Overview
Model confidence (mean pLDDT): 88 of 100. This is a predicted structure of a 253-nucleotide part of an RNA (large-subunit ribosomal RNA, domain VI) from an uncultured Parvularculaceae bacterium. Rfam family: Bacterial large subunit ribosomal RNA. Gene Ontology terms of the family: ribosome and structural constituent of ribosome.
[in-house]
Context: one part of a larger RNA
RNA sequence: UGUAGGAAUAUUGAGAGGAGCUGUCCUUAGUACGAGAGGACCGGGAUGGACACACCUCUGGUGGACCAGUCGUCAUGCCAAUGGCGCAGCUGGGUAGCUAUGUGUUGAACGGAUAACCGCUGAAGGCAUCUAAGCGGGAAGCCGGCCUCAAAACAAAUAUUCCCUUGAGAGCCGUGGAAGACCACCACGUUGAUAGGCCGGGUGUGGAAGCGCAGCAAUGCGUGAAGCUUACCGGUACUAAUUGCUCGAUUGA
Numbered sequence: 001u002g003u004a005g006g007a008a009u010a011u012u013g014a015g016a017g018g019a020g021c022u023g024u025c026c027u028u029a030g031u032a033c034g035a036g037a038g039g040a041c042c043g044g045g046a047u048g049g050a051c052a053c054a055c056c057u058c059u060g061g062u063g064g065a066c067c068a069g070u071c072g073u074c075a076u077g078c079c080a081a082u083g084g085c086g087c088a089g090c091u092g093g094g095u096a097g098c099u100a101u102g103u104g105u106u107g108a109a110c111g112g113a114u115a116a117c118c119g120c121u122g123a124a125g126g127c128a129u130c131u132a133a134g135c136g137g138g139a140a141g142c143c144g145g146c147c148u149c150a151a152a153a154c155a156a157a158u159a160u161u162c163c164c165u166u167g168a169g170a171g172c173c174g175u176g177g178a179a180g181a182c183c184a185c186c187a188c189g190u191u192g193a194u195a196g197g198c199c200g201g202g203u204g205u206g207g208a209a210g211c212g213c214a215g216c217a218a219u220g221c222g223u224g225a226a227g228c229u230u231a232c233c234g235g236u237a238c239u240a241a242u243u244g245c246u247c248g249a250u251u252g253a
Base pairs, nucleotide, nucleotide: 005163006162007161008160009159010158011157015149016148017147018146021049022048023047024046025045026044027043033038052105053104054103055102059100060099061098062097066093067092068091069090070089071086072085073084074083075082076081110144111143112142117137118136119135120134164252169247170246171245172244173189174188175187176186177185194240195239196238197236198235199234200233201232204228205227210223211222212221213220214219
């Protein structure tokens, strides 16, 4: 852009892709078999490996706007307390997110048609013969079944609802996003919780500053599960989403 008006919601599935692996143990059973040594088919159950998909509750990693400790130096006049720089100065932890080494799950069962092969009935050819007519069994393979995409499947599908020059609807613009290179997609735009701020909670760090007490002091203790706390959860219009503009179908050849 099309699908001969526009939009929303729910579908069908032509077709396409993915997956398809395998070990060990228990049992059947020390049975069948075999002189013994040894040792099953078939069937039932359990548990792994590698691969794949999803996720972050747990275990960890990362986490340069979180917390703490600490060295040198400069600054805030000085003490104390802080800030800058030094690889993020160094070190110990760590929320969200993203992650694997962490967690969960799949491979199937089953159905159909078959290959080699095994059969039933059965003539040509009074017998025999799985085949010539006819009818069965039979593989991780084939077609389904499982998962994903899918109406651009041009035969452009189906169902329901709503709306329309008294302007349906879409875009621009703005606030943003577990969406994203851009675009797109999704949420919201005062009839508002979209983001920020603020409030409460959670989480992390690990006991703030000040003051008091003890000690000559370094320091310790108390106030006090203290102070601070990014991305998390909930709330709240304080701030910003203002006002508007453009396109747009002869009710649909």